[in-house]
Order: sequence, then structure tokens, then C1' cells
RNA sequence: CUCUUAUCCAGAGAGGCGGAGGGACCGGCCCGAUGAAGCCUCGGCAACCAGGAUAAAAAUCCCAGGUGCCAAUUCCGGCAGAGCAAAUUCUGGAAGAUGAGAG
Repeated sequence: CUCUUAUCCAGAGAGGCGGAGGGACCGGCCCGAUGAAGCCUCGGCAACCAGGAUAAAAAUCCCAGGUGCCAAUUCCGGCAGAGCAAAUUCUGGAAGAUGAGAG
């Protein structure tokens, strides 16, 4: 990097360095000198994988070792369908993110 698969309306931030961007892309709308990205320290959330208990399995529970995450539903939309006079609403998908597995 590609493929397969599961999940994505819940949850969880302080300090130091840094110094203008960030929210994947595009449009919108936001966040940002009352300090963005990035890095470090400490803290936290969650429970995908691993480990443990019961168990035939499914499943449930415990733990927190490997990941992940800690503004806004993946911030909202993008494509298709349904409905409406319209605003807009709903469903599915695409794309993306993360885990696990494979190449």
C1' cells in the first nucleotide's frame, strides 16, 4: 500500500516546548494568539486483540499486556432511493478512521 471483516448518535484533558494553522479530501459550518499543528510528561476513556473465570459452543464476567482515542454524531453534507410545494426528513451506499486477519 491492497484485500477481507467488525465497529463508528456513548465516553475521556491538564502541564511544558512550540508559534499559525487545524477539523482526511471537496463544499459548508466551526475551532484557533484567552495559543492551531507537531513533540514531550502526566492523567483519563473505551474494551477491538491478547490473558483469566464459567461454559460444548454462543455468550457473559474479570483484567488492562498490544493497539486506539480524549471540541462539535466520522461536525454536517457529497452518491442513490423514498416522501414533500418548499425548507427539510428518513433509508442505504461511497469515502474515511480504528481493530483483527491475509497478501

Background
Model confidence (mean pLDDT): 86 of 100. SAM riboswitch aptamer (S box leader) from an Anaerolineales bacterium, 103 nucleotides, folded computationally. The sequence was found by an Rfam model in a public genome assembly. NCBI's taxonomy places the organism under Bacteria, Bacillati, Chloroflexota, Anaerolineae, Anaerolineales. Rfam family: SAM riboswitch aptamer (S box leader). About the family: The SAM riboswitch is found upstream of a number of genes which code for proteins involved in methionine or cysteine biosynthesis in Gram-positive bacteria.